[in-house]
Molecule: transfer RNA
Organism: Candidatus Curtissbacteria bacterium RIFCSPHIGHO2_01_FULL_34_40
RNA sequence: GGCAGGGUAGCUCAAUGGCAGAGCGAGAGAAUCAUAACCUCUAGGUUGUGGGUUCGAUCCCCACCCCUGCCACCA
Repeated sequence: GGCAGGGUAGCUCAAUGGCAGAGCGAGAGAAUCAUAACCUCUAGGUUGUGGGUUCGAUCCCCACCCCUGCCACCA
């Protein structure tokens, strides 16, 4: 440099054009003699960045940034 995949909550990941979610984690409560587990509730998001298409974009298109893999080149 070329190709492919990926970037969404603190972490791991869903959501294939129509209200952004789950599990874990965090906080509170309940329960217990007490702790843990289980149970209930709550908070937490410029969906990598900037444009475009659309009535409407996490989703489609373009450019760029970052991560992973493969291939190639130089030394």